[in-house]
RNA sequence: AGAGUUUGAUCCUGGCUCAGGAUGAACGCUGGCGGCGUGCCUAACACAUGCAAGUCGAACGAAGCUCUUAUGACAGAUUCCUUCGGGAUGAAGACAUUUGAGACUUAGUGGCGGACGGGUGAGUAACGCGUGGGUAACCUGCCCUGGAUUGGGGGACAACAGUUGGAAACGACUGCUAAUACCGCAUAAGCGCACAGUAUCACAUGAUACAGGGCGAAAAGCUUUUGCGAUCCAGGAUGGACCCGCGUCUGAUUAGCUAGUUGGUGAGGUAACGGCCCACCAAGGCAACGAUCAGUAGCCGGCUUGAGAGAGUGAACGGCCACAUUGGGACUGAGACACGGCCCAAACUCCUACGGGAGGCAGCAGUGGGGAAUAUUGCACAAUGGGGGAAACCCUGAUGCAGCAACGCCGCGUGAGUGAAGAAGUAUUUCGGUAUGUAAAGCUCUAUCAGCAGGGAAGAUAAUGACGGUACCUGACUAAGAAGCCCCGGCUAACUACGUGCCAGCAGCCGCGGUAAUACGUAGGGGGCAAGCGUUAUCCGGAUUUACUGGGUGUAAAGGGAGUGCAGGCGGUCUGACAAGUCAGAUGUGAAAGCCCGAGGCUCAACCUCGGGAUUGCAUUUGAAACUGCCAGACUAGAGUGUCGGAGGGGCAAGCGGAAUUUCUAGUGUAGCGGUGAAAUGCGUAGAUAUUAGGAAGAACACCGGUGGCGAAGGCGGCUUGCUGGACGAUAACUGACGCUGAGGCUCGAAAGCGUGGGGAGCAAACAGGAUUAGAUACCCUGGUAGUCCACGCUGUAAACGAUGAAUACUAGGUGUCGGGGGACAUAAGUUCUUCGGUGCCGCAGCUAACGCAUUAAGUAUUCCACCUGGGGAGUACGUUCGCAAGAAUGAAACUCAAAGGAAUUGACGGGGACCCGCACAAGCGGUGGAGCAUGUGGUUUAAUUCGAAGCAACGCGAAGAACCUUACCAGACCUUGACAUCCCAAGGACAGACAGAGUAACUUCUGUUUCUCUUCGGAGUCUUGGAGACAGGUGGUGCAUGGUUGUCGUCAGCUCGUGUCGUGAGAUGUUGGGUUAAGUCCCGCAACGAGCGCAACCCCUACUAUCAGUAGCCAGCAAGUUAAGUUGGGCACUCUGAUGGGACUGCCGGGGAUAACCCGGAGGAAGGUGGGGAUGACGUCAAAUCAUCAUGCCCCUUAUGGUCUGGGCUACACACGUGCUACAAUGGCAUCUACAGAGGGACGCAAAUCCGUGAGGAAGAGCAAAUCCGAUAAAAGAUGCCUCAGUUCGGAUUGUAGUCUGCAACUCGACUACAUGAAGCUGGAAUCGCUAGUAAUCGCAGAUCAGAAUGCUGCGGUGAAUACGUUCCCGGGUCUUGUACACACCGCCCGUCACACCAUGGGAGCCGGAAAUGCCCGAAGUCAGUGACCUAACCGUAAGGAAGGAGCUGCCGAAGGUGGAGCUGGUAACUGGGGUGAAGUCGUAACAAGGUAGCCGUAUCGGAAGGUGCGGCUG
Repeated sequence: AGAGUUUGAUCCUGGCUCAGGAUGAACGCUGGCGGCGUGCCUAACACAUGCAAGUCGAACGAAGCUCUUAUGACAGAUUCCUUCGGGAUGAAGACAUUUGAGACUUAGUGGCGGACGGGUGAGUAACGCGUGGGUAACCUGCCCUGGAUUGGGGGACAACAGUUGGAAACGACUGCUAAUACCGCAUAAGCGCACAGUAUCACAUGAUACAGGGCGAAAAGCUUUUGCGAUCCAGGAUGGACCCGCGUCUGAUUAGCUAGUUGGUGAGGUAACGGCCCACCAAGGCAACGAUCAGUAGCCGGCUUGAGAGAGUGAACGGCCACAUUGGGACUGAGACACGGCCCAAACUCCUACGGGAGGCAGCAGUGGGGAAUAUUGCACAAUGGGGGAAACCCUGAUGCAGCAACGCCGCGUGAGUGAAGAAGUAUUUCGGUAUGUAAAGCUCUAUCAGCAGGGAAGAUAAUGACGGUACCUGACUAAGAAGCCCCGGCUAACUACGUGCCAGCAGCCGCGGUAAUACGUAGGGGGCAAGCGUUAUCCGGAUUUACUGGGUGUAAAGGGAGUGCAGGCGGUCUGACAAGUCAGAUGUGAAAGCCCGAGGCUCAACCUCGGGAUUGCAUUUGAAACUGCCAGACUAGAGUGUCGGAGGGGCAAGCGGAAUUUCUAGUGUAGCGGUGAAAUGCGUAGAUAUUAGGAAGAACACCGGUGGCGAAGGCGGCUUGCUGGACGAUAACUGACGCUGAGGCUCGAAAGCGUGGGGAGCAAACAGGAUUAGAUACCCUGGUAGUCCACGCUGUAAACGAUGAAUACUAGGUGUCGGGGGACAUAAGUUCUUCGGUGCCGCAGCUAACGCAUUAAGUAUUCCACCUGGGGAGUACGUUCGCAAGAAUGAAACUCAAAGGAAUUGACGGGGACCCGCACAAGCGGUGGAGCAUGUGGUUUAAUUCGAAGCAACGCGAAGAACCUUACCAGACCUUGACAUCCCAAGGACAGACAGAGUAACUUCUGUUUCUCUUCGGAGUCUUGGAGACAGGUGGUGCAUGGUUGUCGUCAGCUCGUGUCGUGAGAUGUUGGGUUAAGUCCCGCAACGAGCGCAACCCCUACUAUCAGUAGCCAGCAAGUUAAGUUGGGCACUCUGAUGGGACUGCCGGGGAUAACCCGGAGGAAGGUGGGGAUGACGUCAAAUCAUCAUGCCCCUUAUGGUCUGGGCUACACACGUGCUACAAUGGCAUCUACAGAGGGACGCAAAUCCGUGAGGAAGAGCAAAUCCGAUAAAAGAUGCCUCAGUUCGGAUUGUAGUCUGCAACUCGACUACAUGAAGCUGGAAUCGCUAGUAAUCGCAGAUCAGAAUGCUGCGGUGAAUACGUUCCCGGGUCUUGUACACACCGCCCGUCACACCAUGGGAGCCGGAAAUGCCCGAAGUCAGUGACCUAACCGUAAGGAAGGAGCUGCCGAAGGUGGAGCUGGUAACUGGGGUGAAGUCGUAACAAGGUAGCCGUAUCGGAAGGUGCGGCUG
């Protein structure tokens, strides 16, 4: 950075698609390790269980524990005494009460903290957020600093004890008690409140300082100690609150919204301003610079992408906001209207003894559910931080770590070296090989990771380590434990084989697949990436495809139908001032993280740390003054006014005029008129048409008339008058920027149409009739109503077009024309130069995709408006506005396609044009089509009627010859390495041949006899039989896989190339043009110059002639000979034969033509303008024909689709067609007689003479391998005779009988002969064929094939015409040109209805939801207010009582709820409307060519449908 895709190709426009990057991802296949990150995007769905906010005993009483003091009742050790009964002593121990002390634990009172931390993004379009400011309108616990205090009292309530209610939760009553809990009092440096004063300052209300008197308000103690607290005031810090400027998504198919609404006054309330709340007053406020409404959405730093500008996004990390099941509410407090607090309402869940209670994971784990999808009910407070505490310490799912997941980024590994017998295997193959591939094996080496063993941190400053025996280090050990995924037609790197056969499937786009698929599936190979790889989804990019950077609007999508003009945008020259925009400097801010740069730390990297930059912005301030702006002043070049002048279908109104049409009346006049391609309907003997005269009516104004005029556009045309608008020229008097554009608005606006009232001659939708036609709802004709006309209203659209918005300036020319002005020359018309305004053509630069535009721009610039963003759906639906209606304006989506389109190019085509040619027509001659027969084809039939050929260019074609064979078909029978080829093994030496015999329907089989070749003697060759397999074989398929061959356009004159030039290009030029030719033949001209394949010539035959040669040909002269013999000698003169030459070239003359090419005429010549004929067939077209001539790929068959044989069939027969033969007769037929050819053939042959037969033919066989012999008599012609116009003396089919020949064999199924029979047919409808001179016509002859079998085919000669004015028409072809929506190329393309299937969608009686407002009802909790008869410890009072407070009650507000009517939105619905898509459906043929009626636009009307018609418009 681009690429693919519209076309036959090209350029452009334009959409679709791809390559890149990214992700909180998911899915498929696969999966070694580590580091760092990340991990419910869905149901703000519901939650079991555990934990997540406590702490302080140095505030307090109390309880527990231990020790202790004392006492009491026990207990009894020890000791003493003893009468041994006992007495005294009384320790330890335990119990109760009590004193004191102690480390600790703690339910309660009290303090601080539960407003932080953590989660989520539902709501919110907002001062919510971002950014910058303000508070002279505010608050701030803990913390810091300073100042001043800490005096003296009082009364309670928990705990506790007792009684008592309840299942529980939880209470109730009585009594006792402490405090840093609560309440008075004193004190007041400051402080607060109100009042009035002075000074200073400011930003409007004001602020600060000072002094005055009045009123008011504090405190708490604890401790062993340093100490920790408490209160007031002031300041700081921190955190918050409020206000303001700017910015912050989409929809106008949401245009008006608003009642505490906007403002004021006064009260209230708050920390504080404020309609924040209330009473009263006023009627304001917001909105096109988008209010209101609806939809969507947390905002930002950032993140992704991008060159940037932008676009998208808002996970993780950080800031702010909001929320905590839903809704409402307050309490406490420095701070909340409070996630793990309270009250109420609602839904849900749980417990219950049914009376009542409890709960809130959007904290961390975890569960269910939803979903494509997202983790452990882990460890620890070691670190960092937070709360409490004086501290120790406690708490902390914040946090630090670990676990799970390739979810992402980064790093590492899966080995390295050597190794050719290029192993094996696999794939492929042209069978030789090639690839995998140094790859493997083998040999040598190494150890990163993982595994094993040992050591072992930092993180901590004295102690304390969850992580963790972790990171890291060392050692030994084995190449072992560690590679997949996608792709390989193009884009896009990478190719082969097999399978499949429009099937299965692939596909991002184009598109692959219908028997040779690099595109499907598999394999081999290859390419890419790699612990990942692909797919899907989303975003940016590419996309300059919304264009600020950076697009367009004549024809591709796109200029409003035109004007006027409010708002808005933009705006001439000069001077001065200001400083809003603008520019420059400084300052503040733009958090951190991120980004960029530079360093540093983990082995590197990812990651982390530090420093710098950047943060393009906002604000403040100081300057500048060119430009824009604003203010002031001036100017005249823009604009306007005045004066003079001429031009004009400009508009409106009134009046007038003639021609024509129709009609009426009258006359003349008679049978038609009219109309068409041709007709008919129609009119006319009741007198039309025609013609003459007169009258009436309506509409339109010939000629002039013109790319001429006027108008903003639509539009405007007889003449006159009146009223009136604009433009232009001249002049330069006046104003002094007054201008340009113009969203909305307003006005005008062809035709058609609508309303009311007139009018109505002609024309004429609809309609009727007649034609045409398959039909004809059309084109054509005859009629004909709305309408067309007028007046007044409405409609508001057109191809309303220059398909080109308006304005200004600039940028070569030339030439017309219209309206003015000026100059010069002539003055008669006039000519010429110049200038202003309009209107055309041509043309340079420039522009454009091209066409084209080009001072009237589509050029160069500026300003403003309108409009476009793929095609279809669709200018449709819904909604709204307008309209009487028709309808107009505005104007989508679902769905669907990969195109739709513009300009130009080459072809092809045209019921387009021009020119030319051809037996193409015409002029002629003869045929076909009718008959019979022959032959081929179709069809039918059949066991089979083998196959092919199919318009011309299949059909007497392959087939130059089907009785068997041929033969490929059918029936039957038989063979299986085969009828044929090569190879191997074994046997053998005639098996093949000959002879003889037997048998079969036949091939063939059987039997007997007979004989291989060469040899170095080993063998080799050859043949036969048998065997095994490779293989043979196939007229089986595909001519749409092919070669070769052929037909056809067409013997038409064309088809191309090189170089150059032109064009962006496809392409063009040359090859076109003017002549000419049979010809792209030649000449001339020309941006072309040359060349090739074709044409022509060279080749063959023929026409004349020369030379040479002279047998088998010939015979002039000579001789012989015969008398009808070139027969013989001889000769080669002639004919002829056949070889080589000559000759004809527009060479000569005249004329025409351009002094050319060439044409016309003439001479000479056998022949004259390529003399006649043949061979010769350019590039290509038809997927033309042929796989059945042959060859051949692939597929198929293999005891058969091969091979052999017999018989049958190809020969069928209602019929249809083609090609021929014979005829229909007298230009003839028959009979007899008589002439004249050419070419070709002959040995498995042609066959003479002679004889036989009526004949076909037979017998016999001379001659001839041929200029010798033979077939072989040519026929028509000629002569004579008969026939005399008949189904005949025409015609010969058919049939009968008898034969001949060929052949193994003529039944199916041959040809010929004789006799007999004697059909149709009397010249052929529509239509159609051949032929232009030795031709047509006519006459016979020969040959190939062939045993036999031509009316066919191929040749040969004989006789031998007519006509061609000419190119209008038919057909075919060539050249040029034109149109095209065709390119498979008109056998093209293509439109609409109908029918069927599917899809989305509009309407729809209704039905079901959702969200947000609103009226009314009800009214919880609760604040506030009122009340408070009831209750109450602190204060006052001796008391009564008071002060103060409370319960209760009431009121306003008030959530949820109920109810009503509107609006918005979603789903669904019988039925219904159109739309889209679909393989071959039906009906027509509308469009593209003049598309067969030119098309299209608007409108009206009609019709199955395309569509037709009327009116007006456009040229596309």